[in-house]
RNA sequence: CCACGGGAGAACGCCGCUGUGCGCGGCUGCCGUAGGAGCAACCUCUCCCGAAACUCUCAGGCACCCGGACCGUGG
Numbered sequence: 001c002c003a004c005g006g007g008a009g010a011a012c013g014c015c016g017c018u019g020u021g022c023g024c025g026g027c028u029g030c031c032g033u034a035g036g037a038g039c040a041a042c043c044u045c046u047c048c049c050g051a052a053a054c055u056c057u058c059a060g061g062c063a064c065c066c067g068g069a070c071c072g073u074g075g
Base pairs, nucleotide, nucleotide: 001075002074003073004072005071006070011028013027014026015025016024017023029062030061031060035058036056037055038054042050
């Protein structure tokens, strides 16, 4: 890196569009495990550098599907 498998959280909210719809747009309320951003000890004369599943929610997500950090098996 590839394949297969496991994999949490949070309104099936309201309004409009639409022939239908699990679709699109707006409005608030929420979630943290895509991505992104921020920081400790320590090291240093000082500064800089310096982690995450912690913090922030820009993004993403909030019935099913899809996705999903991370883990397992095989190559």
A computed fold for a 75-nucleotide RNA from uncultured Microbacterium sp., annotated as Glycine riboswitch aptamer. It matches the Rfam family "Glycine riboswitch aptamer". Gene Ontology term of the family: glycine biosynthetic process. The organism belongs to Microbacterium, within Bacteria. The RNAcentral record of the sequence draws on MGnify. Its mean pLDDT, the model's own confidence on a scale to 100, is 80. The model forms 94% of the base pairs in the Rfam consensus.